[in-house]
């Protein structure tokens, strides 16, 4: 330089055009003499940007950052 993967909640990780899902954490309530466990409930995310579509995490173009393969 030239090809190719990732990119989603604090942290892992699922989701191949139609209600953003789970686990773990983290707060809050009950529970206990009190902590731990349990039990219910809450906040909190699709790297940015732009096309397609009625409807985009999802398809397309771009840019950013990590990784890989290769000169």
């Nucleotide at each position: 330089g030239a090809g190719g993967g990732u990119u989603u909640a604090g942290u892992u990780g699922a989701g191949u055009g139609g209600u953003u899902u789970a686990a773990c954490a983290u707060c809050g309530u009950c529970u206990u003499u009190a902590c731990a466990c349990g039990a219910c409930g809450g906040a909190c995310a699709c790297a940015g940007g732009g096309g397609u579509u009625c409807a985009a995490a999802u398809c397309c173009c771009u840019u950013a950052a990590c990784u890989c393969u290769u000169a």
Molecule: transfer RNA
Organism: bacterium